[in-house]
Molecule: Fluoride riboswitch aptamer (crcB RNA motif)
Organism: Actinomycetes bacterium
RNA sequence: GGUCGCCACGGCGAUGGGGCUCGCCGAAUGCGCCGGAUGGCUGAUGGCUCCUACUGGACG
Numbered sequence: 001g002g003u004c005g006c007c008a009c010g011g012c013g014a015u016g017g018g019g020c021u022c023g024c025c026g027a028a029u030g031c032g033c034c035g036g037a038u039g040g041c042u043g044a045u046g047g048c049u050c051c052u053a054c055u056g057g058a059c060g
């Protein structure tokens, strides 16, 4: 200096916050899709759930 394993810690999983859980990365992982372009489309979850925001419908 390189590689492998384990532990600890940290980061990440396309738009905000909390809890639980799964996975990935270790300075990397990660930063959605359509279209030649102007431009267009879905979603606040990785998954479950609560809150906030937004959208649609119904009732008062």
Stems, first nucleotide, its partner, number of pairs: 009026005016051006032041003